[in-house]
């Protein structure tokens, strides 16, 4: 000095003016309304994100409901140990990939419970024998040898046919009945032997997942569960447009009945209660509604998540839907984008600057 990995921090910033929204306090009976509420002044505070996105998980609330218990159907996790209200999340491991490495990923139980599927090309895919190696008999041809010459014989090498034996070489494929190297064989094969791999025993370390060693003896016929099943474990049911008060309106009326009726998503126990059917009025108002499994720093425990001890701090609640615009300094100045009951995670989007640690290349000292 360059190229990387993990983790975090900002997401313009100060100051003033006029705007828009709320919260308290104070003032007034001023406006608007049929009420019920509402609006306006004045002072002092507040006022969009890391991801508000997506709606994918979990839960707090609210009702069914006073509140269960079992079954069935669906559905959801899925190595191990911890955290946390809780989760498919987060922290640390272990194993398996991939990286030189710092790390980074995992839909990571179970093929001996059972069922299926593995196209297509290949001889075969829960089996075979295409091409080729070796060998026997025949057959042709060549060459040598014998012979004066030839023919007969013999030996060698090679085409061609049958039959044998083989599964090491090669094709076909994703995958071809463990791998790799000697030896051995007529040519080969774990056929024999080393080394690993698998599978079985037996010991070690570790809470565990699972490590590390010896021993067997050729025991050795794949791969799929992100196919259907199979273990194990979890799971009521709607959903803030839950749910509750007020106010207007006035108009309730009928059948049925004390469980043989309906509510509790299916079913059964148990349990509660009036239940159904016609017909009137309500486009209105306030709660919920933001103090929370809350931020912030800090001790003490932890290898971390994370718990805890002490202080501090209050920081959006609109409801056709609030943030807007000048001016003046800084500056690197902008992506991606705007709360609707709330929180704790995923995940996707993302311009720019900044730290902190750690890898690796290459210099110099």
């Nucleotide at each position: 000095u360059g190229a990387g990995u993990a983790a975090g921090u900002c997401a313009g910033a100060u100051a003033a003016u006029c705007g828009c929204a709320g919260a308290u306090a104070c003032a007034g009976u001023g406006c608007c309304g049929a009420a019920a509420g509402g609006c306006c002044g004045u002072a002092u505070g507040u006022g969009a994100g890391g991801a508000a996105a997506g709606u994918c998980c979990g839960g707090g609330c609210u009702c069914c409901a006073c509140a269960g218990g079992g079954c069935a159907a669906g559905g959801g996790u899925g190595c191990c140990g911890g955290g946390u209200a809780a989760c498919u999340c987060c922290c640390g491991g272990u194993g398996a990939a991939g990286g030189u490495g710092a790390c980074u990923u995992c839909a990571a139980g179970g093929a001996a419970a059972g069922u299926g599927c593995a196209a297509c090309a290949g001889a075969g895919a829960u089996a075979u024998a295409c091409c080729g190696c070796u060998u026997a008999a025949g057959u042709g041809u060549a060459a040598u040898g014998c012979u004066u010459a030839a023919a007969a014989c013999a030996u060698u090498a090679u085409u061609c046919u049958u039959g044998a034996g083989u599964a090491a070489g090669g094709g076909u494929g994703g995958a071809a009945a463990g791998g790799u190297g000697a030896g051995g064989u007529a040519a080969g094969a774990g056929c024999u032997c080393a080394c690993c791999a698998g599978c079985g025993g037996c010991a070690u370390g570790g809470c565990g997942a699972c490590u590390u060693g010896c021993c067997g003896g050729a025991c050795u016929a794949u791969g799929u569960a992100a196919a259907c099943c199979c273990c194990a474990u979890c799971c009521g049911g709607a959903g803030c447009a839950a749910c509750a008060c007020c106010g207007c309106a006035g108009a309730g009326g009928g059948a049925c009945a004390u469980a043989u009726u309906g509510g509790c998503g299916g079913c059964c126990c148990g349990u509660c209660a009036g239940u159904c059917c016609c017909g009137g009025g309500c486009a209105g108002g306030u709660g919920g509604c933001u103090u929370g499994a809350g931020c912030c720093a800090u001790u003490c425990a932890g290898a971390a998540a994370u718990g805890u001890c002490u202080g501090g701090c209050c920081u959006a609640g609109a409801u056709a839907g609030a943030u807007g615009a000048u001016u003046a300094u800084c500056g690197g100045a902008u992506a991606c984008a705007g709360a609707a009951c709330c929180c704790g995670g995923c995940u996707u989007a993302u311009a720019g600057a900044c730290u902190u640690a750690c890898u690796c290349a290459u210099g110099u000292a």
The RNA shown here (Bacterial RNase P class A) has 365 nucleotides and comes from a Eubacteriales bacterium. The sequence is in RNAcentral, with records from ENA. The source organism's lineage runs through Bacteria, Bacillati, Bacillota, Clostridia and Eubacteriales. Its mean pLDDT, the model's own confidence on a scale to 100, is 76.